[in-house]
RNA sequence: GCCCUCGUAGCUCAGCAGGAUAGAGCGUUCGCCUCCUAAGCGAAAGGCCACGCGUUCGAAUCGCGUCGAGGGUG
Numbered sequence: 001g002c003c004c005u006c007g008u009a010g011c012u013c014a015g016c017a018g019g020a021u022a023g024a025g026c027g028u029u030c031g032c033c034u035c036c037u038a039a040g041c042g043a044a045a046g047g048c049c050a051c052g053c054g055u056u057c058g059a060a061u062c063g064c065g066u067c068g069a070g071g072g073u074g
Base pairs, nucleotide, nucleotide: 001073002072003071004070005069006068007067010026011025012024013023019057028044029043030042031041032040050066051065052064053063054062
């Protein structure tokens, strides 16, 4: 240099043959329980889906470009 895969919540990920208020586990905070803590139970906060442009009535999902991560290869 070229090719492939990936980028979604603080972390690990699902969702990706376009359409419903974008989800799970862990973590965090608050409450319940307990003599206290842990465990358990309940609730809440937290994401402009890496960024930009385009296609479309409609894009996390499709196309192009940029950036970043991993892998392959002359």